Bacterial large signal recognition particle RNA from a Pseudomonadota bacterium, 268 nucleotides, folded computationally.
RNAcentral holds the sequence, with entries from ENA.
The organism belongs to Pseudomonadota, within Bacteria.
Rfam family: Bacterial large signal recognition particle RNA. By type it is a non-coding RNA gene.
[in-house]
């Protein structure tokens, strides 16, 4: 070289995410990759660099096991790099529409030589004192009740004082009177006011009404135009901030191409 048995080794990987790590159960890529038992998405199972346990099975020194290269799904991270890509705030150039007051103008109407506007001289309309009226209150006035005793005036009985004649203080009752209370509301005082078709005086008088007077022709109202521009509403050139996406940076990489390594026994 070749044949037979064999062994080491494979029989899926990665990424997140979690962990001091390492596998798994969770989620994602990748795409097919033996079977049974057995734990476990949560302060979770299992373990500790031989980093799941157990038992069976297949392939096996290569398309299959190991290294490298290169390509490369999909993930992480950052720079906060690029973007004529998407959103979301806010800013704001230039504009579009509506449009309030304000003026002008004015069809048409009504007032006006039985006197417009304007001037002037008065009154009211307001303000302030005073007055007079009502009103209300309180106080007097008036009327009624009102004191067992500590107010009055009479004071019977009784007391005292006396020889007597009389005299003394004095309850009750009777009369009256103070404060109080209670009615009346006519009269007086005082006070107050969301008081007055009131008077008087003073002030004021811009505006409204309203009377004499001068003068003598204009005065109001107003559909519809026109200037006009408070304010509102909307569109947004361009800035900024802030999410995403996407190209790039970097880091892990399934898989795919290539390229190299790697036993043992026995026979030819």
């Nucleotide at each position: 070289u070749c044949g037979u048995g064999c062994u080491a080794g494979a029989c899926g990987g990665g990424g997140a995410a979690g962990u001091a790590g390492c596998g798994g159960c969770u989620c994602c890529c990748u795409g097919u990759a033996c079977c049974c038992g057995u734990g476990a998405a949560a302060u979770c199972c299992g373990c500790u660099a031989u980093a799941g346990c157990g038992g069976g099975g297949u392939c096996g020194a290569a398309u299959u096991c190991c290294c490298c290269c290169u390509u490369g799904a999909g993930g992480g991270c950052a720079c906060g790099g690029c973007g004529a890509c998407c959103g979301u705030c806010u800013c704001a150039a230039u504009g579009g529409c509506c449009g309030a007051a304000a003026u002008c103008u004015g069809a048409c109407g009504g007032c006006g030589u039985g006197g417009a506007a304007g001037g002037u001289c008065g009154g009211g309309u307001c303000c302030u004192g005073c007055g007079c009226g009502g009103c209300a209150a309180a106080a007097g006035c008036c009327c009624g009740u009102a004191a067992a005793c500590c107010c009055c005036g009479c004071c019977a009985g009784g007391a005292c004082c006396g020889a007597g004649a009389g005299g003394u203080a004095g309850c009750a009752a009777c009369g009256g009177u103070a404060a109080g209370c209670g009615g009346u509301c006519a009269c007086u005082u005082u006070u107050g006011g969301g008081u007055g078709a009131c008077g008087c005086a003073g002030g004021g008088u811009u505006g409204c009404c309203u009377g004499g007077c001068c003068u003598g022709a204009g005065c109001c109202g107003a559909a519809g135009g026109g200037u006009g521009g408070a304010g509102g509403c909307u569109g947004g050139c361009g800035g900024g901030a802030u999410g995403g996406c996407g190209c790039g940076g970097u880091u892990c990489g399934a898989g795919a191409g290539g390229g190299g390594g790697u036993g043992c026994a026995c026979g030819a």